RNAcentral holds the full RNA, with entries from ENA. The part of an RNA shown here (small-subunit ribosomal RNA, central domain) has 351 nucleotides and comes from an uncultured prokaryote. The coordinates come from a structure-prediction model, not an experiment, and the mean pLDDT is 89. It matches the Rfam family "Bacterial small subunit ribosomal RNA".
Context: one part of a larger RNA
């Protein structure tokens, strides 16, 4: 010396399940493949190293001697570690019993406020909109107001650096079906584990197909303004869409811009869920503990910013990814898609 990295410089796969593979807790017996020791054989010459040796005046060069040089073969041996096999264990993992919080998912039903429209009543000259206006709307009676009806979509307050979920995401109420978590007990299994190339599944919004629905909002589009212009910002309208069912698409600043698992490493403070103790008539308060979620902060880390038991600290295992900027996430080809496009992913040239 046997690469360095990935929060913001290039770089964590959008997420989960899991195949191959890689990696793997404690105790004991056996085997001896890896590993280690000894021996034997071999590793041509040249090359390389060494020499106070020899030959050219020296050196280069040549000669000689010794050495180095191997995933090597065979024989014998060792058994700590890795591996194999057999047996055992319970702390990893799972199961069971008892509790418990929650916008976790799916389906059905129901509710009130608001909005728009329709019908009727009251009522009259405007309303609406803006920076100011205009387009628009109204004497065929609008706006305002009262009563009734219809429709669709979303659920004010509670609501909270609150909760749940692997991620995307999830918020009115009730019921049914259903997934996961946490706490307590420590009854059961006995390493059944971690990660995960391919693969499979899930995956916001927009978009696509077929059918339905359509109140409000509203790409495109039309009109009014503004302006030098105004293919915008503001205003009046408004189609797709937004909603539902089924199918497709498979992307994102899919972000904590931080892959997953395990272990270890000062504290302080808030908050969600649970258990224990103390106290009390009891609930609170106070203390300990497990689990989640925030803030502050030491050591340490960091280029700095900052991170700091929810690590970006200290280590181990496995996967993904980066290797100057532009060209370019483009072209070509492959695969996928109805299409839009997605995925894989260059080069010339140039700085």
């Nucleotide at each position: 010396c046997u690469g360095g990295g990935c929060g913001u410089a290039a770089a964590g796969g959008g997420a989960g399940c899991g195949u191959a593979g890689g990696c793997g807790g404690c105790c004991g017996g056996c085997c001896a493949a890896g590993u280690c020791c000894g021996g034997u054989g071999u590793g041509a010459a040249a090359u390389c190293u060494u020499u106070a040796c020899c030959g050219c005046u020296u050196a280069a060069c040549g000669g000689a001697a010794a050495g180095a040089g191997g995933u090597c073969a065979c024989c014998g041996g060792a058994a700590a570690c890795u591996g194999g096999u057999c047996g055992g264990c319970u702390u990893g993992a799972g199961u069971c019993g008892g509790g418990u919080a929650g916008a976790g998912g799916c389906a059905a039903g129901c509710g009130g406020a608001a909005u728009u429209c329709c019908u009727g009543g009251u009522g009259u000259a405007g309303c609406g909109g803006u920076g100011g206006a205009a387009u628009g709307u109204g004497u065929a009676g609008a706006u305002a107001u009262c009563a009734g009806g219809a429709a669709g979509a979303a659920c004010a307050c509670c609501g909270g650096u609150g909760g749940c979920g692997a991620a995307g995401g999830c918020g009115g109420c009730u019921u049914g079906c259903u997934g996961g978590g946490c706490c307590c007990g420590c009854a059961c299994u006995g390493a059944c584990g971690c990660u995960g190339a391919g693969g499979c599944u899930c995956g916001a919004a927009a978009g696509c197909g077929u059918g339905g629905g359509g109140a409000g909002c509203g790409a495109a589009c039309g009109g009014g303004a503004u302006u030098a212009g105004a293919u915008a910002c503001c205003c009046c309208g408004g189609u797709a869409g937004u909603c539902c069912a089924c199918g497709c698409u498979g992307u994102a600043a899919a972000c904590g811009g931080u892959g997953c698992g395990c272990a270890c490493u000062a504290g302080g403070u808030g908050u969600g869920g649970g258990g224990g103790g103390u106290a009390u008539c009891g609930a609170c308060c106070c203390c300990c503990u497990c689990u989640g979620u925030g803030c502050c902060g030491c050591a340490g880390c960091u280029a700095a910013c900052g991170c700091a038991u929810u690590a970006a600290g200290u280590g181990c295992g496995c996967c993904g990814c980066c290797u100057g900027g532009g060209g370019a996430g483009u072209a070509c080809g492959g695969c996928c898609g109805c299409a839009a496009g997605g995925u894989u992913g260059a080069a010339a040239c140039u700085c």